A computed fold for a 73-nucleotide RNA from Flavobacterium wongokense, annotated as transfer RNA. Its mean pLDDT, the model's own confidence on a scale to 100, is 82. The organism belongs to Flavobacterium, within Bacteria. It matches the Rfam family "tRNA". By type it is a transfer RNA. Its family is annotated with triplet codon-amino acid adaptor activity in the Gene Ontology. It was read from a public genome assembly.

RNA sequence: GGUUCUGAAGCUCAAAUGGAUGAGCAGCUGUGUACGAAGCAGUAGGUUAAAGGUUCGAGUCCUUUCAGGGCCA
Numbered sequence: 001g002g003u004u005c006u007g008a009a010g011c012u013c014a015a016a017u018g019g020a021u022g023a024g025c026a027g028c029u030g031u032g033u034a035c036g037a038a039g040c041a042g043u044a045g046g047u048u049a050a051a052g053g054u055u056c057g058a059g060u061c062c063u064u065u066c067a068g069g070g071c072c073a
Stems, first nucleotide, its partner, number of pairs: 001072007010025004019056001027043005049065005
């Protein structure tokens, strides 16, 4: 340099063929306990890497860019 794959909650990942976002763990609060832990109940947390386009509607389709990985040179 060429090509291809992947970027979403603090972390690991779901989200059928485009119909509008969720789980586990972690965090916080309560309960519990002599104090904690486990368990149980509740709660917060997202510009879906960025910009633009298509569409009534985009995490999903198209273009460019950025970051990381694979292959080729």